[in-house]
Predicted 3D model of a 100-nucleotide RNA (Guanidine-I riboswitch aptamer) from a Pseudomonadota bacterium. The coordinates come from a structure-prediction model, not an experiment, and the mean pLDDT is 82. It matches the Rfam family "Guanidine-I riboswitch aptamer". Rfam's curators write: This family represents a conserved RNA structure found upstream of the ykkC and yxkD genes in Bacillus subtilis and related genes in other bacteria. Gene Ontology term of the family: regulation of gene expression.
């Protein structure tokens, strides 16, 4: 100097609440209440982790083609408010507003 300083998926974590289960409480024992309950299911990161798929860039091989090996794809402070869901959140609006 070049490039989209790229797009997506999965698993998980920090975090999050309360549909369901469990816990606890009550009673008329299968119903009600309770998330002020370190739980399971569940939700879950642009600025957390890992893996995978694709794209792009560079070098090389190749014939200047098709195609292929290798390497690279950085950094990242951040409200208020609103939205979804049972509900909440660091989810979504949003790498937004704003700030440096």
């Nucleotide at each position: 100097c070049a490039a989209a300083a790229c797009g997506g998926a999965u698993u998980c974590u920090a975090g999050g609440g309360u549909u369901c289960c469990a816990g606890c409480c009550g009673c008329g024992u299968g119903c009600g209440g309770u998330g002020u309950u370190c739980g399971g299911u569940c939700c879950g990161a642009g600025a957390g982790a890992a893996u995978c798929c694709g794209g792009c860039c560079c070098c090389g091989c190749g014939a200047u083609a098709a195609g292929c090996u290798g390497g690279g794809u950085a950094c990242a402070c951040g409200g208020a408010g609103g939205g979804a869901u049972a509900a909440a959140a660091a989810c979504c609006c949003g790498g937004g507003a704003g700030g440096c």